[in-house]
């Protein structure tokens, strides 16, 4: 952590795998609402999955220039931060910790009944706030 249950089938069978079923999670898709709605020109693609966004400095590397303490962009590392999860049933709230990646679609996506399509994988860690309030529960 939506990622488990159910049977089922083949095999080189203590084992991985193949489709198949309800669950469960995502995504495309009308009306209707939403946007939008003086005009041009110019620049800049959008957008999805997830919690992972958006500043900031530092260093390298390529480009431009007006040659600067310069400016784009890539890449790497730091420090924050939107935003997440933990601290042995739920929420809230107070402290601490820890994450703040990755990737995919291909120029095309606002909601959305019908209907259609995908996954149903992983990964951590090593005994703790026995914190506070309101609740569940379970006993009696």
């Nucleotide at each position: 952590g939506c990622a488990g249950c159910c049977a089922u089938c083949g095999c080189g069978c203590u084992g991985a795998g193949g489709g198949g079923g309800a669950g469960c999670c995502g995504g495309g898709g009308a009306c209707c609402c939403a946007c939008c709605g003086c005009a041009g020109c110019a620049c800049u693609g959008g957008g999805g999955u997830g919690a992972a966004u958006c500043g900031c400095g530092c260093g390298c590397c390529g480009c431009g220039c007006a040659c600067g303490u310069c400016g784009c962009g890539g890449c790497g590392c730091g420090g924050g931060u939107a935003g997440g999860g933990c601290g042995a049933c739920u929420u809230c709230c107070a402290c601490g910790c820890c994450c703040g990646a990755a990737u995919c679609c291909g120029u095309c996506a606002g909601c959305u009944a019908a209907c259609c399509c995908g996954g149903u994988a992983g990964g951590c860690g090593g005994c703790a706030u026995c914190g506070g309030a309101a609740g569940a529960a379970a006993c009696g």